[in-house]
RNA sequence: AGAGUUUGAUCCUGGCUCAGCAGUCAACGUUGGCGGCGUGCGUAACACAUGCAAGUCGAACGAUCCUUAAGUGGCUUGCCAUUUAAGGAGAGUGGCGAACGGGUGAGUAACACGUGAGCAAUCUGCCCUCGAGUGGGGAACAACCUCGCGAAAGCGGGGCUAAUACCGCAUAACACUCUGAAGCACAAGCUUCAGAGUCAAAGCCUUCGGGUGCUUGAGGAUGAGCUUGCGCCUUAUUAGCUAGUUGGUGGGGUAACGGCCUACCAAGGUAAUGAUGAGUAGCCGGCCUGAGAGGGUGUACGGCCACACUGGAACUGCGACACGGUCCAGACUCCUACGGGAGGCAGCAGUGGGGAAUUUUGCGCAAUGGGCGAAAGCCUGACGCAGCGACGCCGCGUGGAGGAUGACGGCCUUCGGGUUGUAAACUCCUGUCAGAGGUGAAGAAUGCCCUUCGGGGUUUGACGGUAACCUCAGAGGAAGCCCCGGCUAACUACGUGCCAGCAGCCGCGGUAAUACGUAGGGGGCAAACGUUGCUCGGAAUUACUGGGCGUAAAGGUGCGUAGGUGGCUGAUUAGUAGUUGAUGAAAUCCUGAGGCUCACCCUCGGGAACUGUCAUCGAAACUGCACGGCUAGAGUCCGGUAGAGGGAGACGGAAUUCCCGGUGUAGCGGUGAAAUGCGUAGAUAUCGGGAGGAACACCUGUGGCGAAGGCGGGCUCCUGGGCCGGUACGACGCUGAGGCGCGAAAGCUAGGGGAGCAAACAGGAUUAGAUACCCUGGUAGUCCUAGCUGUAAACGAUGGGCACUUGGUGUUGCGGGUUCAGGCCGCCGUGCCGUAGCUAACGUGUUAAGUGCCCCGCCUGGGGAGUACGGUCGCAAGGCUGAAACUCAAAGGAAUUGACGGGGGCCCGCACAAGCGGUGGAGCAUGUGGUUUAAUUCGACGCAACGCGAAGAACCUUACCUGGGUUUGAACUGCGAGUAUUAGUGAACUGAAAAGGGAACGAGCCUGCUUGCAGGAAGCCAACAGAGGUGCUGCAUGGCUGUCGUCAGCUCGUGUCGUGAGAUGUUGGGUUAAGUCCCGCAACGAGCGCAACCCCUGCAUUUAGUUGCCAGCGAGUAAUGUCGGGCACUCUAAGUGGACUGCCUCGGAUAACGGGGAGGAAGGUGGGGAUGACGUCAAGUCAGCAUGGCCUUUAUGUCCAGGGCUACACACGUGCUACAAUGGUCAGAACAGAGGGUCGCAAGACCGCGAGGUGGAGCUAAUCCCUAAAUCUGAUCUCAGUUCGGAUCGCAGGCUGCAAUUCGCCUGCGUGAAGUUGGAAUCGCUAGUAAUCGCGGAUCAGCAAUGCCGCGGUGAAUACGUUCUCGGGCCUUGUACACACCGCCCGUCACAUCACGAAAGUUGGUCAUGCCCGAAGUCGCUGUGCUAACCCUUCGGGGAGGCAGGUGCCUAAGGUGUGGUCGAUGAUUGGGGUGAAGUCGUAACAAGGUA
Repeated sequence: AGAGUUUGAUCCUGGCUCAGCAGUCAACGUUGGCGGCGUGCGUAACACAUGCAAGUCGAACGAUCCUUAAGUGGCUUGCCAUUUAAGGAGAGUGGCGAACGGGUGAGUAACACGUGAGCAAUCUGCCCUCGAGUGGGGAACAACCUCGCGAAAGCGGGGCUAAUACCGCAUAACACUCUGAAGCACAAGCUUCAGAGUCAAAGCCUUCGGGUGCUUGAGGAUGAGCUUGCGCCUUAUUAGCUAGUUGGUGGGGUAACGGCCUACCAAGGUAAUGAUGAGUAGCCGGCCUGAGAGGGUGUACGGCCACACUGGAACUGCGACACGGUCCAGACUCCUACGGGAGGCAGCAGUGGGGAAUUUUGCGCAAUGGGCGAAAGCCUGACGCAGCGACGCCGCGUGGAGGAUGACGGCCUUCGGGUUGUAAACUCCUGUCAGAGGUGAAGAAUGCCCUUCGGGGUUUGACGGUAACCUCAGAGGAAGCCCCGGCUAACUACGUGCCAGCAGCCGCGGUAAUACGUAGGGGGCAAACGUUGCUCGGAAUUACUGGGCGUAAAGGUGCGUAGGUGGCUGAUUAGUAGUUGAUGAAAUCCUGAGGCUCACCCUCGGGAACUGUCAUCGAAACUGCACGGCUAGAGUCCGGUAGAGGGAGACGGAAUUCCCGGUGUAGCGGUGAAAUGCGUAGAUAUCGGGAGGAACACCUGUGGCGAAGGCGGGCUCCUGGGCCGGUACGACGCUGAGGCGCGAAAGCUAGGGGAGCAAACAGGAUUAGAUACCCUGGUAGUCCUAGCUGUAAACGAUGGGCACUUGGUGUUGCGGGUUCAGGCCGCCGUGCCGUAGCUAACGUGUUAAGUGCCCCGCCUGGGGAGUACGGUCGCAAGGCUGAAACUCAAAGGAAUUGACGGGGGCCCGCACAAGCGGUGGAGCAUGUGGUUUAAUUCGACGCAACGCGAAGAACCUUACCUGGGUUUGAACUGCGAGUAUUAGUGAACUGAAAAGGGAACGAGCCUGCUUGCAGGAAGCCAACAGAGGUGCUGCAUGGCUGUCGUCAGCUCGUGUCGUGAGAUGUUGGGUUAAGUCCCGCAACGAGCGCAACCCCUGCAUUUAGUUGCCAGCGAGUAAUGUCGGGCACUCUAAGUGGACUGCCUCGGAUAACGGGGAGGAAGGUGGGGAUGACGUCAAGUCAGCAUGGCCUUUAUGUCCAGGGCUACACACGUGCUACAAUGGUCAGAACAGAGGGUCGCAAGACCGCGAGGUGGAGCUAAUCCCUAAAUCUGAUCUCAGUUCGGAUCGCAGGCUGCAAUUCGCCUGCGUGAAGUUGGAAUCGCUAGUAAUCGCGGAUCAGCAAUGCCGCGGUGAAUACGUUCUCGGGCCUUGUACACACCGCCCGUCACAUCACGAAAGUUGGUCAUGCCCGAAGUCGCUGUGCUAACCCUUCGGGGAGGCAGGUGCCUAAGGUGUGGUCGAUGAUUGGGGUGAAGUCGUAACAAGGUA
């Protein structure tokens, strides 16, 4: 510090996700050796059994009991009573404490908390310092005794008694109250003086020195109370709230100010700077994260607050409205004799419950701290320790060194090996931790006693026999978890087969998965490792630091309030920068030292820091405040000026329609074509007259005006704004939340108006349908008046204002001086092009989207959704405001390359057109589908499968079926045993054959040699490895092939342009069959293609003449190059020449090239062939071959017999033969080329009607053989289902072959079907071509060949042209396509599922409020009953005071009624999301077929 993910690729926007040796009070899974330091109910502030957590003081007090000692008395001489002293015990009175310490976070949005200030408005027990005092009396009540009630808890009556308990009196001030005076003070107050009045006490101990209490003052310290500035969550779908409310006066109350309370008076107070309400929440120091700013958090430790079963209340007290106190009410639990009582773990342990989840009913007061006490001491679940938990952090260990036949085993393997791996074994060492045995702390200071005050003596350890140290033995007891597709370090095998599963995101899995599971190996961390949850980060993804708004999400318009902001200058100093001071607790963080072996951790009157707040001093640049000045901003005034700016009124002509009249006759109208419609009752057309409404042609212009919406005939009236040129005032300015206006069209209300147009509607067409597009009609509406609505792609998709920043060129308006035509200069507008800059790009560019400042509005992934609910506006329609659940990993912008378009331009092709001949109809052949079958083996499926693989299915082939055999096998390799007349041939017999069976016959290799032995090879036979498979996968592959397409394209290097994908080159102007060539050009070159080079053919020539040829010469024959001879010609087969737009002319840019011509056998590629760029179709082929993987192994291998591949209602493709006279039949006559031939071609001859047979010359081939037909000549047939046509069937034959039944071909005779030129549709062909005629070959025993591949013979017609169909090329354009239009994609319906809204209602929480009732309690009033202290008294009593009781206000809980708000639920209902294939259409994306 970034990365993955939208795309074919790119840049951007934008969300989602990941990496953090980041964190966590955590939990879960697997695993687990030791220690230290920390830490541990986040949930039910749920309920609690049991024990403990607050007592202490006899030096405040009385009584009792026990022990000991002493004494006295009685005496029964060892007992009772009593006194004193010491010690102890448990109650009571009294004092202090119990308000601390400990727990929890429910409530609380508040002066609760934090920080700063204030109290002149306050209190403060114990403690410290200083002053004064402590005199003298009195009356009670507990305990105790007694009586009584009660189950108990407890209570009541009577009697006795002490005090540091209680009550008078005395004395008393610098205390308190009142009055007066002086000084000070901002202030309600302080200080001093004078006068009057009022208020106190308690003793105890003593070594007799004193100590310690008590009372009253002053001061301090500490603690507390109150006030206040600032800070402190979400929500406006909460906008108004408030009656003690705001203030005043009197009174009350408090320690104290105050509506704190009360009576009266006034009507205030508060809020958009967010009151009130609702929701949530203890606050802080800090903690986590982050570079920081921030964000999150408030466990443990520390400070503050609040609470103590729930609610209310007071008492006591320095302090409480009190966790382990009281009273009342409520809920709950327990006891009960049913009358009544008891209780409060959010103290420490512990229990139940809840929960994913959180510990021992431990030890000790030794230390620290607290309470009481003079002290000893007692109490202390505070605390110190221990226990449990890997919950966290830190540390240690599980060994170290050497050790290669790189062992065994595992895994992989290309079978060679590699890896695990120095790892192990083995050798030599070490001794941490754990274990055993010993030694054994620090933490201890106080305190107490003695003291000559120097000191001395003595006691105390829970942890703990712990830490630490020493010794012993021995590598012995101690490693796991996660991951390995990318992000992200780490790869192979097997299993599985869109299954099982994984997954943080992208995504893996459908038979070769580095992604699932397992194994081996590897990577990471390590006593842990992963997962899950949560927080921050990354995220500049809420942007203060630090973002945006033309097209990605994001600006209808003006006026103007609050607010924000504001020109030049003087003075001021509130802000602001600085100085100094106070505070910012400690702990934490950082840092310096030190202590635990290190570290975590801990310590230091250590340091720094705590970015904050407050005060103080000085400065005056900037901002502010109030005041003064200025004129460049703003406005006013004067003079001009342009304009569809606005409102009102009257007016005008053209056109449409309608009405009347004339002329006139059969159609008009409308469309792609029609029809509906109108018209003989006279339309349309045309002429004249009239009515009415709406809109204003030409002018008209990226011209004008207006804030925007918008504004267009001319005239008049009223009226707003702008611009230009000049004067006086002086910042008066800009923006603008709320607010108030304006605001197209449509729509609404009321009343008019209504010519044309025209939603709805009707009809006609179109269509599969057509609730549309087209046509004929047609109502609201469009128009006017008065209102409402308030929205638009209200767009420049660009808020307003000011300033600055290169230019060019148009144009509206005004002005200037001019040489008076241009032209020049200035200002306000309005366009285009462009510099810099900006921008993701497109683009923008003085009219900014540049550079700055000010103000407003708005955005924060897509969908759900501008929806729901609520509020508000509206007559309604609806507008404004405006979510969530749920769901996806994208949605999107700009640009790029392709592909596509019922987009455009240019061009080509037997593509169409022009022609010729076919197919589609018939019969047959052949292939395919389908059906059938035991099997009809398999493959090929638009073009580019279908006379295709198959250039030969009777057996074989053969892969299929049935049946019969066989299992190291029919063929192959290795191995190591065995065998000896071995290999080989193989009779009889069984069998359908395969096979079994074996009589009999029977060669022969190499080496050594003691010449018949040994060994080996070949062979045979068991066994083991392994073979075999036309079994699967062509979507794992190689190779080969088809196709686009013989189309002209496809790319690269360097350079340049672009952020980039990419572009350029390759586009453009010409031209070509061609990216062929020329020219131009930020390109210059190059490669694969094109062309050429190669072959055949067409002309000539050279060479060579046998098997070819025969002109001339000779010979011969019935005849023939038959023979001699010759190679001239033809021909053969080798080479060479020839054609190159070379020449002429015209056009063209003078080029390329094109048109014409000459010559030439051939002319512009002469004709044909071979040759197939980058790529596309997961095209075809595992059955031609090869090959990975999988499957099979007495079978899916192999052998054999028979059958099948040849079936047959039917459908299609490709062909053959025909339908006839350009023909058939018969007779006669002629002319090829290219091939093939010894397992062969076969002549002549003979036989047969013929197929064919007999026989065999010649030929291993320019020698011999196979070998022509259309054609021509003549005859006949005469338009018929025929002398056409030959299917089908019958009989008789021939040939091949082991074998023609299923299932061959051929021949003869007989039979003689359909068919008379073929619907829609469709195919081939541009010249030696089509058409037509025959010939040959491969395969092959034969042949179903009419197929295929070749060969020659005869031999045409037509092409105006490129509008249309199909295919293709180039350029351009649009795109939401990229699996690329066979694309993408929308909505209803149906089904499943999820969340949400509405809903008659039902139900719960909470808040408010009216009324009723009203506990305890404070306060007030009363107090006839009761009453010790004081006063008076005549001693009877009375008074003061008090108590019980009564009563009033307030008031908790409760009851009842009403309302608000928030949930839950609800028959039914509404839309929405998601889902693999469903249904119906085709709305959008191309002109998407109606933009």
Molecule: small-subunit ribosomal RNA
Organism: uncultured prokaryote